The RNA shown here (SAM riboswitch aptamer (S box leader)) has 132 nucleotides and comes from a Bacteroidota bacterium. Of the family's consensus pairs, 91% are formed in the model. NCBI's taxonomy places the organism under Bacteria, Pseudomonadati, Bacteroidota.
[in-house]
RNA sequence: CUCUUAUCAAGAAAGGCUGAGGGAACAGGCCCGACGAAGCCUUAGCAACCGGUUCCAAUAAAAAUUGGAAUGUCAGGUGCUAAAUCCUGCUACAACGCGGCUAUUCGGUUGAAUGUUGUGGAAAGAUGAGAA
Repeated sequence: CUCUUAUCAAGAAAGGCUGAGGGAACAGGCCCGACGAAGCCUUAGCAACCGGUUCCAAUAAAAAUUGGAAUGUCAGGUGCUAAAUCCUGCUACAACGCGGCUAUUCGGUUGAAUGUUGUGGAAAGAUGAGAA
């Protein structure tokens, strides 16, 4: 770097070095930043993906396997610690809006006219686990 799969509106910051950018990339927006960005280091924390531990069930003589539940006082492997993955971009639907036609009891219909909002999905991305 590629593929598969699960999750992504919750949660959790201080100090030191350093010194101007940062929020993945592009575009638009909106934010953060000399009251110190990014990066590196230390410490602390969050979470519970993998692993561990305990219990239960099934098969079984046992070992073990599979499934479920609990556990972070569990000195493990990762990850994370502004804002929904900061929001939008593609698409489907709905409502509203706009133009035309029809028509009047204030509506119907239609449009390659394509704006706003909402919901769902996709794409891209991040992280874990697995695979080649």
The prediction has a mean pLDDT of 79.